[in-house]
RNA sequence: AGAGUUUGAUCCUGGCUCAGGAUGAACGCUAGCGGCAGGCUUAACACAUGCAAGUCGAGGGGUAACAGGGUGCUUGCACCGCUGACGACCGGCGCACGGGUGAGUAACGCGUAUGCAACCUACCUUUUACUGGGGAAUAGGCAGAAGAAAUUCUGAUUAAUACCCCAUAAUAUUUUAGUCCGGCAAUUGGAUUAUAAUUAAAGUUUCGGCGGUAAAAGAUGGGCAUGCGUUUUAUUAGUUAGUUGGUAAGGUAACGGCUUACCAAGACUACGAUAAAUAGGGGUCCUGAGAGGGAGAUCCCCCACACUGGUACUGAGACACGGACCAGACUCCUACGGGAGGCAGCAGUGAGGAAUAUUGGACAAUGGACGAGAGUCUGAUCCAGCCAUGCCGCGUGCAGGAAGACGGCCCUAUGGGUUGUAAACUGCUUUUAUACAGGAAGAAACCUAUCUACGUGUAGAUAGCUGACGGUACUGUAAGAAUAAGCACCGGCUAACUCCGUGCCAGCAGCCGCGGUAAUACGGAGGGUGCAAGCGUUAUCCGGAAUCAUUGGGUUUAAAGGGUCCGUAGGCGGACUAAUAAGUCAGAGGUGAAAUCCUGCGGCUCAACCGUAAAAUUGCCUUUGAUACUGGUUAUCUUGAGUUAUUGUGAAGUAGUUAGAAUAUGUAGUGUAGCGGUGAAAUGCAUAGAUAUUACAUAGAAUACCAAUUGCGAAGGCAGAUUACUAACAAUAUACGGACACUGAUGGACGAAAGCGUGGGUAGCGAACAGGAUUAGAUACCCUGGUAGUCCACGCCGUAAACGAUCGAUACUAGCUAGCUGUUCGAACUUCGGUUUGAGUGGCUAAGCGAAAGUGAUAAGUAACCCACCUGGGGAGUACGUUCGCAAGAAUGAAACUCAAAGGAAUUGACGGGGGCCCGCACAAGCGGUGGAGCAUGUGGUUUAAUUCGAUGAUACGCGAGGAACCUUACCAGGGCUUAAAUGUAGUGCGACAGGGAUGGAAACAUCUUUUCCUUCGGGCGCAUUACAAGGUGCUGCAUGGUUGUCGUCAGCUCGUGCCGUGAGGUGUCAGGUUAAGUCCUAUAACGAGCGCAACCCCUGUUGUUAGUUGCCAGCGAGUCAUGUCGGGAACUCUAACAAGACUGCCGGUGCAAACUGUGAGGAAGGUGGGGAUGACGUCAAAUCAUCACGGCCCUUACGUCCUGGGCUACACACGUGCUACAAUGGUAGGGACAGAGAGCAGCCACUGGGCGACCAGGAGCGAAUCUAUAAACCCUAUCACAGUUCGGAUCGGAGUCUGCAACUCGACUCCGUGAAGCUGGAAUCGCUAGUAAUCGCAUAUCAGCCAUGAUGCGGUGAAUACGUUCCCGGGCCUUGUACACACCGCACGUCAAGCCAUGGAAGCUGGGAGUGCCUGAAGUCGGUAGUCUAACUUUGGAGGACGGUCACCACGGUGUGAUUCAUGACUGGGGUGAAGUCGUAACAAGGUAACC
Repeated sequence: AGAGUUUGAUCCUGGCUCAGGAUGAACGCUAGCGGCAGGCUUAACACAUGCAAGUCGAGGGGUAACAGGGUGCUUGCACCGCUGACGACCGGCGCACGGGUGAGUAACGCGUAUGCAACCUACCUUUUACUGGGGAAUAGGCAGAAGAAAUUCUGAUUAAUACCCCAUAAUAUUUUAGUCCGGCAAUUGGAUUAUAAUUAAAGUUUCGGCGGUAAAAGAUGGGCAUGCGUUUUAUUAGUUAGUUGGUAAGGUAACGGCUUACCAAGACUACGAUAAAUAGGGGUCCUGAGAGGGAGAUCCCCCACACUGGUACUGAGACACGGACCAGACUCCUACGGGAGGCAGCAGUGAGGAAUAUUGGACAAUGGACGAGAGUCUGAUCCAGCCAUGCCGCGUGCAGGAAGACGGCCCUAUGGGUUGUAAACUGCUUUUAUACAGGAAGAAACCUAUCUACGUGUAGAUAGCUGACGGUACUGUAAGAAUAAGCACCGGCUAACUCCGUGCCAGCAGCCGCGGUAAUACGGAGGGUGCAAGCGUUAUCCGGAAUCAUUGGGUUUAAAGGGUCCGUAGGCGGACUAAUAAGUCAGAGGUGAAAUCCUGCGGCUCAACCGUAAAAUUGCCUUUGAUACUGGUUAUCUUGAGUUAUUGUGAAGUAGUUAGAAUAUGUAGUGUAGCGGUGAAAUGCAUAGAUAUUACAUAGAAUACCAAUUGCGAAGGCAGAUUACUAACAAUAUACGGACACUGAUGGACGAAAGCGUGGGUAGCGAACAGGAUUAGAUACCCUGGUAGUCCACGCCGUAAACGAUCGAUACUAGCUAGCUGUUCGAACUUCGGUUUGAGUGGCUAAGCGAAAGUGAUAAGUAACCCACCUGGGGAGUACGUUCGCAAGAAUGAAACUCAAAGGAAUUGACGGGGGCCCGCACAAGCGGUGGAGCAUGUGGUUUAAUUCGAUGAUACGCGAGGAACCUUACCAGGGCUUAAAUGUAGUGCGACAGGGAUGGAAACAUCUUUUCCUUCGGGCGCAUUACAAGGUGCUGCAUGGUUGUCGUCAGCUCGUGCCGUGAGGUGUCAGGUUAAGUCCUAUAACGAGCGCAACCCCUGUUGUUAGUUGCCAGCGAGUCAUGUCGGGAACUCUAACAAGACUGCCGGUGCAAACUGUGAGGAAGGUGGGGAUGACGUCAAAUCAUCACGGCCCUUACGUCCUGGGCUACACACGUGCUACAAUGGUAGGGACAGAGAGCAGCCACUGGGCGACCAGGAGCGAAUCUAUAAACCCUAUCACAGUUCGGAUCGGAGUCUGCAACUCGACUCCGUGAAGCUGGAAUCGCUAGUAAUCGCAUAUCAGCCAUGAUGCGGUGAAUACGUUCCCGGGCCUUGUACACACCGCACGUCAAGCCAUGGAAGCUGGGAGUGCCUGAAGUCGGUAGUCUAACUUUGGAGGACGGUCACCACGGUGUGAUUCAUGACUGGGGUGAAGUCGUAACAAGGUAACC
């Protein structure tokens, strides 16, 4: 210091999450030791038991217990307070400290700084003075009484440092009268003089003292007052009657409405009163670079509290934790009459809770109380125990050791890698643990003894006494690697990877996300990484987060400028002069407790920890100085702002008057059948005369042309002309005056449209509504009508995408050629062209800015000022509350819950019922079909034991299959086998086992029978058998290779370097032409290149050369009825090799060029001559695991293999592809003619004979340019005359032929007979642009045969049409919009139905806290009273005291009342959320009616 996450990718904005540190922590797994710390955060809930505050006999009367002593004698009993001591009691001091807790408290409570001229202070210190005389009681003890107890009462008697009286009395207090000093002030201070009055005391003693009283001062501790600081909410805006002040009195230690009476009417508050919520405050602690943010455990300071509430007493001090009284709740005892209690002290118990310890030791040390002291007390404290709760330290060994062992795990597996020098083994060491032995410091005092100095005491010195922890720390010795390692993680962030299991299951997850059969993400294992006696998780805080921004953010489009102006408070403010010193700056002083933090040094072996010193404590107060700036004050200035004059400008406003066109209506005329409206129609109007047209009249609303990026206004907004009134702005000029300025919370005014109220008005338009259409529906879009409204006057509403999505005002910014260019209104000059200048209003640019788009003197640039607003999306501008409004509603304005995004700008694609250009049998123009019939064939469906499997829009369906009777065959039924076949190795056996024959059987197979190996004896050969290797058309084409289809033979797809952009990307490849083409040319920040196009290859069309057999035959000869049949020929055809030819090459026209064009020339062929092969980057998880190959999974007496039979051929039906037809352009019969290509020996078969025929029997030729085939349509002749026919041939019956082991399921063909549907085919749909369509036959592969009408080839005959690109389909390029990127088969919205979650309302209902009215009024205190009692004094009257009753105040309680808050509630409202519900299709493209406010 950053990282992950929005996207196909990018840059931003913006949230969420992570890495760090911390904790009084808890939980999970694990655990060797020590040191130092820490340990009920929850129930201020309730508490059993023990302890936590006593002490003094040197204050007192005394003697209950113990010990000693004494006396009496009865010798073990009694007596004596005599001594040490001392229970209870009187008295003194303490108990107000120490210890605990944080409920309350938003406060002078705390912090800090001051003040008290308004105060108190026991014990302690210093100083001064005094300490005389007297008295009456009462505890206790004794006697008695009540009660269960707690406790209480009566009588006689007694002491004190207890109590009372008198005396003395000042530097005390008070009164009066002065003087001086000080002070901001006040007759409230200080000093001092005089005067009068009042108040003290206690003893004890060893005679030294220790005490006591009064006064002054100090110290310590407290009290009060004040400035400043101290949480959240305005959905809390008004609060307050002792309230604010005054006078007087009372009260207090003291000031004060602290209290009371009277008087006045004040006091606080937007700089936040009051109310509500929450909370002890600080030093400090955590975090952070800091500023800040969070916390307030341990330790220290302050405050508050002590079961809850109230009250006072005592005392120096309390309204008192271990005191009192009362009320209440709770618990306990009880004899039921009455009593007792308060762990938020230390332990401990229960409860609550995720969670927090021992009913320990000691006063040895430190400190406290009392005491003269010894000493006693001390759960303060010091120690120990428990707990990895934290921090710190140590250890669990070190060195060598490769056969790189065994085992585990992994792999490409004869082998290698890793665990791993790790282990074993050898040597070494002994911290720690164990055993034994030694053994501290903390201790110095007090005190005792001795000595010294002054001198019965104090000070000093020496010696002695005292340790809970503890036989602890520490040290030594012994033996032996011996006693000691886990936890989390390993997809990215984030260090660390493989195998197995699982199969969107189980599970993981901090965020992104992982898991649907090859998971580095789940679980296990091996290995690795990190930390380590700990490691992880959870919770919380800070950081990262500049994500509330003072340091240090923003507001055109991401969240965010108020609709506009006026203006109050406030903030901020031009030039110059003087003085001031509030802000500001500097110096000095005081304070800022200690501890903490930091630094130096030191002590525990180090560290944590501790000690010591220094620094720091950024603050507050006082004081001295400086005066640039800011502020307040003073005197001036003119440039900001304003006033005046002149000249102008404009749809600026308000109120009148008025004009023409159009529309509608009315009346009258002309006139006749339609008008109107739409995509097309209909509703509507019209023969009762419409529409149209003419004239006149009436009405309301709006103002064509001018007219414009025009003008005016603060904004909303403003448009015929004219009049009146009002305001504004600009320019020019000088005069006036002198900072009067800017902004502006709260507030006020204005404020489109719609809407509301009252009253008018209503021509046109027109929500609602009605009707007609459209549609699946159409509560819409379209049409015909039409009410509110739109208009006027007055009043409300107060909102808009009220927009420039840009608040207002000010200044500056393009300078050596000066930014450029329009326009409106002025002024000056003018050569009338224009130039300069002021104020507006536009466009394009520079720098700069910006995420980019963009902006750019009218800033979104650079500065400074004021206001408003924002802080992830949704929930939601919603709920509740409040204010405003007649209402509609407006303003203000949350939370629960939920998501990891939502969003901005730009990029590349894809898409559009966006645009432009172009192409294609794409449409159009034609020809012939399909769809109707019968049959063939494939598919679906159904059926079945099985109807094996695959292919399914185009791109499946006469497809895999180029040939299912068995086989094929993968399917079914039944019967067998356990390795059929091949090959190898090893072992064993046999020599007719093999082979032949027979029987059974459907066959496979089983059984029986038969008996022929060779040999050099080593073996060979064959067979059988065993083991190992097999086998699978079983699954996954979504694990794959290979192959293939399609877009598409469409013209595209990319790269290198350069350039542009923050970047994704762009450019090149775009633009203008041209082409079949990214084909070529021109232009050009691009220049080149690659894969595609084209060409190169094959066939065909012309010619030539070469070569002539099986092909050919012109000429010569021979021969035949006839035929290249023969001799011969090499011309022709042909065969098959090579070569030529065509390139827009030439000419005309157009054009810059590329190129196009022409009935051009030439040529066999002309603009790619025709056809084929050839298929870029990629798309469809397209097809195929059943051609083949292959990963993984599955089966192994079976999912393998053999065999027989059956099935793949089923048949209510639907679809595709075909064949044959429906006939006369034809059928039938007879006669006649012309191909090409291919095939053939288990073959093609001439010819002859037989059969009506399929075919059969003979039999030449030919492994083929030699042999083997009637080509058909066509031509000629005859017949049929429009019919279900001499068309058509299905179906069925009979008889046969051939192939084959076999023709039933289930073959083809022949003959005879039979003679179905069908008379040209609905919606729809297919092919084809020339040797093409159409039509005619021939051949071949497969093959025993064939279901072939299929497929692949071959030739014969041989057309029609194309104006053209508007439309349908597909495609290419450019551009535009986009909320799509799985890319429109996209995305996305709302209701309804069912599930879950939180929340609002609600008749009500149950509580809480705070207030207020009234009643009651315990204890207590003040006041007042004189009923009862009464030792001290007394003048004998009384005074004084106590009790009693009483007024006032007041806690609890009771009863009303209004507000507030939590929970709950039948029912109800919306909201959120969730793989596959329903209905539609609102938005994103012109989203199919542009969207939105």
Source information
The RNA shown here (small-subunit ribosomal RNA) has 1493 nucleotides and comes from an uncultured prokaryote. Rfam family: Bacterial small subunit ribosomal RNA. Model confidence (mean pLDDT): 83 of 100.